A computed fold for a 73-nucleotide RNA from a Microcaldota archaeon, annotated as transfer RNA. Lineage of the source: Archaea > Nanobdellati > Microcaldota. It matches the Rfam family "tRNA". By type it is a transfer RNA. Rfam describes the family as follows. Transfer RNA (tRNA) molecules are approximately 80 nucleotides in length. Its mean pLDDT, the model's own confidence on a scale to 100, is 82. RNAcentral records the identical sequence in 2 taxa.
[in-house]
RNA sequence: GGGGUCAUGGUGCAACCAGGUAACACGGCGGGCUCCAGACCCGCAUAUUAGGGUUCAAAUCCCUAUGACCCCA
Numbered sequence: 001g002g003g004g005u006c007a008u009g010g011u012g013c014a015a016c017c018a019g020g021u022a023a024c025a026c027g028g029c030g031g032g033c034u035c036c037a038g039a040c041c042c043g044c045a046u047a048u049u050a051g052g053g054u055u056c057a058a059a060u061c062c063c064u065a066u067g068a069c070c071c072c073a
Stems, first nucleotide, its partner, number of pairs: 001072007010026003020056001028044005049065005
């Protein structure tokens, strides 16, 4: 210098290819149960790396940037 993969709650991950309610587990908070706690049950809050474009509608498609990892030179 060239190319590829990836970036989603506090954590780990799905949804992306094929645009339409961002799912699940753990964790946090509140409640139930319990003498208390744990376990169990119910409920609540929290996320799409950044900017731009396309579209009625973007986590998803396109462009650019940033960061991580890998390959080639």